[in-house]
């Protein structure tokens, strides 16, 4: 340096849920809490999925239906970058 792995050792992160808060929503943040994770570290680069403020079309007396991210999801999959320990 590369590959493989989490058996050991040192550790790390934190699902659901709850409280507060931001957001139109999806969802995010903080605190508590642990379902799990060998990259559950970083990055929206590609795909998938979620939402539809806004726009267009339709419908009309209710604020409805359809399509579309510029929004979101890295704990959906992959790519890129970085990385502890052990073995080969």
């Nucleotide at each position: 340096a590369u590959u493989u792995g989490a058996a050991a050792a040192a550790g790390g992160c934190a699902a659901a849920c709850u409280a507060u808060u931001c957001g139109a929503a999806a969802g995010g943040a903080u605190a508590g809490g642990a379902c799990g994770c060998a990259a559950a570290g970083u990055u929206a680069u590609g795909g998938g999925u979620c939402u539809a403020a806004u726009g267009u079309a339709c419908a009309a007396c209710u604020c409805g239906u359809a399509c579309a991210a510029u929004g979101a999801u890295u704990g959906c999959c992959a790519g890129a970058c970085u990385a502890c320990c052990a073995a080969a």
The prediction has a mean pLDDT of 86. The RNA shown here (c-di-GMP-I riboswitch aptamer) has 88 nucleotides and comes from Cerasibacillus quisquiliarum. Taxonomically the source falls in Cerasibacillus (Bacteria, Bacillati, Bacilli, Caryophanales).